[in-house]
RNA sequence: AGUCGCGUGGCCGAGUGGCAAGGCAGAGGUCUGCAAAACCUUUAACGACGGUUCGAAUCCGUCCGUGACGU
Numbered sequence: 001a002g003u004c005g006c007g008u009g010g011c012c013g014a015g016u017g018g019c020a021a022g023g024c025a026g027a028g029g030u031c032u033g034c035a036a037a038a039c040c041u042u043u044a045a046c047g048a049c050g051g052u053u054c055g056a057a058u059c060c061g062u063c064c065g066u067g068a069c070g071u
Base pairs, nucleotide, nucleotide: 002069003068004067005066006065007064010024011023012022018054026042027041028040029039030038047063048062049061050060051059
């Protein structure tokens, strides 16, 4: 330098154009003699910048980070 893939809460992870699932962790509560477990509630996210669209995590471009392959 080239080709291909990936980037979503503190962590894991779904989501192929219309309100962003779920699990773990955190906080509050119920229960309990105390605790654990269980249950309820709750906090919290689309790498950056542009573009397309009525509407973008999703499509397009550039960049950043990361991985694989080739030279």
A computed fold for a 71-nucleotide RNA from Sediminibacterium sp., annotated as transfer RNA. RNAcentral holds the sequence, with entries from ENA and MGnify. RNAcentral records the identical sequence in 3 taxa. Its Rfam family is "tRNA". Rfam classes the family as a transfer RNA.